[in-house]
RNA sequence: GCAGGUGUGGCCAAGCGGUAAGGCAAGAGGCUGCAACCCUCUGAUCCCCGGUUCGAACCCGGGCACCUGCU
Numbered sequence: 001g002c003a004g005g006u007g008u009g010g011c012c013a014a015g016c017g018g019u020a021a022g023g024c025a026a027g028a029g030g031c032u033g034c035a036a037c038c039c040u041c042u043g044a045u046c047c048c049c050g051g052u053u054c055g056a057a058c059c060c061g062g063g064c065a066c067c068u069g070c071u
Stems, first nucleotide, its partner, number of pairs: 001070007010024003018054001026042005047063005
């Protein structure tokens, strides 16, 4: 330099045009004599900037970061 892949909460991770699942962690509450266990609740500028669309995490263009292959 070329090609491909990945980027979603603190961490892991689903989603494939129509309100962004779930798990772990964290915080608040309940329970308890105090804890642990258990139960309930809380939280997302979807890497960035544009475009298409009534509507974009998702489609298109351009960047950035990381990973892999080729040279």

The RNA shown here (transfer RNA) has 71 nucleotides and comes from a Candidatus Woesearchaeota archaeon. Its mean pLDDT, the model's own confidence on a scale to 100, is 84. Its Rfam family is "tRNA". About the family: Transfer RNA (tRNA) molecules are approximately 80 nucleotides in length.